Record summary
A computed fold for a 96-nucleotide RNA from Galactobacter valiniphilus, annotated as SAM riboswitch aptamer (S box leader). The model forms 93% of the base pairs in the Rfam consensus. Taxonomically the source falls in Galactobacter (Bacteria, Actinomycetota, Actinomycetes, Micrococcales). The prediction has a mean pLDDT of 77. The RNAcentral record of the sequence draws on Rfam.

[in-house]
RNA sequence: AACCCAUCCAGAGCGGCUGAGAGAUCUGGCUCAGUGACGCCGCAGCAACCUUCGUCCCGGCAGGGCGAAAGGUGCUUCCGCCAGGACCGAUGGAUA
Numbered sequence: 001a002a003c004c005c006a007u008c009c010a011g012a013g014c015g016g017c018u019g020a021g022a023g024a025u026c027u028g029g030c031u032c033a034g035u036g037a038c039g040c041c042g043c044a045g046c047a048a049c050c051u052u053c054g055u056c057c058c059g060g061c062a063g064g065g066c067g068a069a070a071g072g073u074g075c076u077u078c079c080g081c082c083a084g085g086a087c088c089g090a091u092g093g094a095u096a
Stems, first nucleotide, its partner, number of pairs: 004093005013043005021032003025085005044076003049072002051069007080088001
């Protein structure tokens, strides 16, 4: 990489650099953008998938509930922007 599982209407922004498109794709809308969007970097923050700790269920193991922390990821305009479409995509976990 591929297969499988879970989630995708909650939450959380400032600074610097850059400079024209951007919001994944198709159609139709809508929105953001030289009062600098998108992107990149730094810092800050959010959440709790994995993880760690405590506690409870259980004779014990396994497994699970609740709470705390924040080590590994992730995320910080609009429901994955909306509707429809498509063996769509993103993130995490797990197997190898």